[in-house]
């Protein structure tokens, strides 16, 4: 000096997952805000391996397994997804978990406020804002 790693602060991102108040201030309670579920009439359906949150669906091949299905594992793709908006290109993700009563659903009831990550990829277009003259 460079690279890598860790910690702290700022800024920003995925996500509903933030702020505030009281207090016994490590534990608890509540409010606002954001988000999820249950739940009439009407409608829908009469569902054939139930349902939900989520972008995270679907398929081919190989393999394990079975009397045969099913289920599991691997590879490759794919619906879909993300940093103000649109298009194109590039890279990346394409999981996990929960419930077995549940269509929609006003009133009403009920639950959550986690976790993780980064120096913000490039080109073109449109819109808006700020500053200066």
């Nucleotide at each position: 000096a460079a690279a890598c790693a860790a910690c702290a602060u700022u800024u920003g991102c995925c996500g509903a997952a933030u702020u505030c108040u009281c207090a016994a201030a490590u534990u608890g309670a509540g409010a606002a805000a954001c988000g999820g579920g249950g739940g009439a009439a009407c409608c829908a359906a009469u569902u054939u391996u139930g349902g939900g949150u989520g972008a995270a669906u679907u398929a081919a091949c190989c393999u394990u397994g079975u009397u045969a299905c099913a289920a599991g594992g691997g590879u490759u793709a794919u619906a879909g997804g993300g940093a103000a908006c649109c298009u194109u290109c590039a890279a990346c993700c394409g999981a996990a978990c929960c419930c077995u009563c549940a269509g929609c659903u006003a009133a009403c009831c009920u639950c959550g406020u986690a976790g993780g990550c980064a120096c913000c990829g490039a080109a073109g277009g449109g819109a808006g804002u700020a500053u200066c003259a």
c-di-AMP riboswitch aptamer (ydaO/yuaA leader), 133 nucleotides, folded computationally. The coordinates come from a structure-prediction model, not an experiment, and the mean pLDDT is 76. The sequence was found by an Rfam model in a public genome assembly. Its Rfam family is "c-di-AMP riboswitch aptamer (ydaO/yuaA leader)". The family has 106 seed sequences and 7,607 matches in Rfam 15.1. From the family's description: This family represents a conserved RNA structure found upstream of the ydaO and yuaA genes in Bacillus subtilis and related genes in other bacteria.